Order: sequence, then structure tokens, then C1' cells
RNA sequence: UUCUUAUCAAGAGUCGGCGGAGGGACUGGCCCGAUGAAGCCCGGCAACCAGCAAGUAUACACUUGUAUGGUGCCAAUUCCUGCAGGGGAAACCCUGAAAGAUAAGAC
Repeated sequence: UUCUUAUCAAGAGUCGGCGGAGGGACUGGCCCGAUGAAGCCCGGCAACCAGCAAGUAUACACUUGUAUGGUGCCAAUUCCUGCAGGGGAAACCCUGAAAGAUAAGAC
């Protein structure tokens, strides 16, 4: 980098420290930001994988819990949208893809 599977409506600092102008993947929007962006540290959330504990009862399984390790995440539904279908006079609404993100596995 590619492929497979699962998940993406909840949650996490409205004054923590350093840092200094950018950020929300991309398009078009719409937003956030000197009342301090990115990044780093601390803190927190969650429970995908492993571990541990309990249960089912004999299964390299499943369920529940825990939060020790490996990730991940901490404005707005993945902020909305891009393709297709449906509803509607319109504004707009609904559904499914695509794209993206994360985890686990495979090459």
C1' cells in the first nucleotide's frame, strides 16, 4: 500500500501546562480558532484486541465484568454534502451505497 470483517446518534478538560496560527480527510458548504488553532505533555472517555475474574458447561466457544497491556478517541451524527432511490409545491425529509476513520486479521 491492497484485501476481508465489524463499528461509526453515546462518552470524554465550558479556566491543566508548553506552544504559537491554523484546524474540521478531500469537493462544495457551514463552522471552530488571539476569550488561543495544529502539535507535545498531563488528564479523561470508551471497551476493538490481548490479559485477568465470574458464569454457561466442555466449546481453540459464548456472555458478563474489570481497565493491567496494545491501539483508538476527547466541538458540531463520520458537522452536512458529493452517487442512486423514495416522499414533498418548495424549503426540506427518509433509505441505501460510495468515500473516510478505527480495530482485528490476511498478503